Context: one part of a larger RNA
RNA sequence: CGCAUACGGUGGAUGCCUAGGCGGUAGGAGGCGAUGAAGGACGUGGUAGCCUGCGAUAAGCCUCGGGGAGCUGGCAAACAAGCUUUGAUCCGGGGAUGUCCGAAUGGGGAAACCCACCCGUCAUAAGACGGGUAUCAACAUCUGAAUCCAUAGGGUGUUGAAGCGAACCCGGGGAACUGAAACAUCUAAGUACCCGGAGGAAAAGAAAUCAACCGAGAUUCCCUUAGUAGCGGCGAGCGAACGGGGAUUAGCCCUUAAGUCAUCUUUGCGUUAGUGGAACAGUCUGGAAAGUCUGGCGAUACCGGGUGAUAGCCCCGUACACGAAAACGCGUUGGUGAUGAAAUCGAGUAAGGCGGGACACGUGAAAUCCUGUCUGAACAUGGGGGGACCAUCCUCCAAGGCUAAAUACUCCCUACCGACCGAUAGUGAACCAGUACCGUGAGGGAAAGGCGAAAAGAACCCCGUAGAGGGGAGUGAAAUAGAUCCUGAAACCGUAUGCGU
Numbered sequence: 001c002g003c004a005u006a007c008g009g010u011g012g013a014u015g016c017c018u019a020g021g022c023g024g025u026a027g028g029a030g031g032c033g034a035u036g037a038a039g040g041a042c043g044u045g046g047u048a049g050c051c052u053g054c055g056a057u058a059a060g061c062c063u064c065g066g067g068g069a070g071c072u073g074g075c076a077a078a079c080a081a082g083c084u085u086u087g088a089u090c091c092g093g094g095g096a097u098g099u100c101c102g103a104a105u106g107g108g109g110a111a112a113c114c115c116a117c118c119c120g121u122c123a124u125a126a127g128a129c130g131g132g133u134a135u136c137a138a139c140a141u142c143u144g145a146a147u148c149c150a151u152a153g154g155g156u157g158u159u160g161a162a163g164c165g166a167a168c169c170c171g172g173g174g175a176a177c178u179g180a181a182a183c184a185u186c187u188a189a190g191u192a193c194c195c196g197g198a199g200g201a202a203a204a205g206a207a208a209u210c211a212a213c214c215g216a217g218a219u220u221c222c223c224u225u226a227g228u229a230g231c232g233g234c235g236a237g238c239g240a241a242c243g244g245g246g247a248u249u250a251g252c253c254c255u256u257a258a259g260u261c262a263u264c265u266u267u268g269c270g271u272u273a274g275u276g277g278a279a280c281a282g283u284c285u286g287g288a289a290a291g292u293c294u295g296g297c298g299a300u301a302c303c304g305g306g307u308g309a310u311a312g313c314c315c316c317g318u319a320c321a322c323g324a325a326a327a328c329g330c331g332u333u334g335g336u337g338a339u340g341a342a343a344u345c346g347a348g349u350a351a352g353g354c355g356g357g358a359c360a361c362g363u364g365a366a367a368u369c370c371u372g373u374c375u376g377a378a379c380a381u382g383g384g385g386g387g388a389c390c391a392u393c394c395u396c397c398a399a400g401g402c403u404a405a406a407u408a409c410u411c412c413c414u415a416c417c418g419a420c421c422g423a424u425a426g427u428g429a430a431c432c433a434g435u436a437c438c439g440u441g442a443g444g445g446a447a448a449g450g451c452g453a454a455a456a457g458a459a460c461c462c463c464g465u466a467g468a469g470g471g472g473a474g475u476g477a478a479a480u481a482g483a484u485c486c487u488g489a490a491a492c493c494g495u496a497u498g499c500g501u
Stems, first nucleotide, its partner, number of pairs: 001500009015486001016450002020421002022418007029410002031164002039101003042055003046079001049075003061095006070083003106115003116133007135161009168199001169197005179186001183233001209216002220247005230238002251402003254346001259339006267331006274322003280295003284291001296313002298302001304316003351375008361387001382397005437444002457485001460472004
């Protein structure tokens, strides 16, 4: 040095577990904000670092309910000082307080800071406290230039707006990579993205619609028609409608109505705390019984979880039955108020020329819809459409408006579910994670779970530096479960023995 065996060290795989995730179902909610939000800074405890809570009334104050014996949040024990059956802690409703920043709004500003003015009260020597002072819009009103009237401008008052928020929705703008095996029309795609606006849904909507000589009867969504008819460097690709079957149904107004909303009221349901809630003993093994054996009992409750191993009957629960002073939601009865409200049947409109866009339809034979520009009707004895166009026929009535439901989505709440994951998985994050750390910044972005049933977390002794670490002793079922703590694989490193060289 190699091989083998045994025993260790290191290491943290594997197994088991779950505190966290992922996906869904049903119901709810679908907004918060100048009455100052979302999000923060700084404070706040007897000792107080962080988290949580709260705001100079600061882990809290008042009140109304629930509840009923302990309590002073967590990491995190101890001490101190207290509270509590005159009902604390805790849970729920309502209220008060709520520093500073932040739309931030008195002015400024390098956010959490600096500097003001006006009014009131108290003090009167500083000062303290309270309230107000942004901008824009609408309305009302007072003023008021050049410039006579006026207008612009200025002042005051009232009301509103602003900012944030996951997706869904409507509108205004609007790519490229890519595909076409290159690329330019085309595609990707009206997608991504930007901007504006709204609601719990939005949008659309009661035919100047389709159809085809029969008829249907607003809109929206789904299935089908159908990858059909078509469009298309007729390439790549794009891609309907009629009709049929379903979901849901609701119609109205401009002649003052369908309705919608607010508020008060009647009554019911629900939400925000909760309450009651059945039925077991013994034996054996064991550290421990829920396991074994024996004999019982409940069940509208054998969903589930916990308890020293596997419990219907030990505990929490579950089925079932109840419950609200207060607040809120929905429905309901009656009353009041507002809105609907633009105008009066639609004219610079329909239609036409030119240029674009939308229609599945790329200018095409291209109807239909929208309109930048130029023109420009009829007006019910009229007008639009039926895919160039014309006639016949059929059908409808534009240029005004409102309208639930069926549909889309889930930041969020409650309950439940899973041939979903189980710590290199599942969210980036099971753990004080968008943290530590990196970057000037935009931004990037981890690792890290498990003693034991219970800390019973090792008193005391010994070695040692008043160490680290270890040996005894003790606890425990177990300490090779000793805090680098369940299990403890492999690589890797040793010790002992045997053999070989």
This is a predicted structure of a 501-nucleotide part of an RNA (large-subunit ribosomal RNA, domain I) from an uncultured Candidatus Berkelbacteria bacterium.
The coordinates come from a structure-prediction model, not an experiment, and the mean pLDDT is 85.
The sequence was found in a public genome assembly.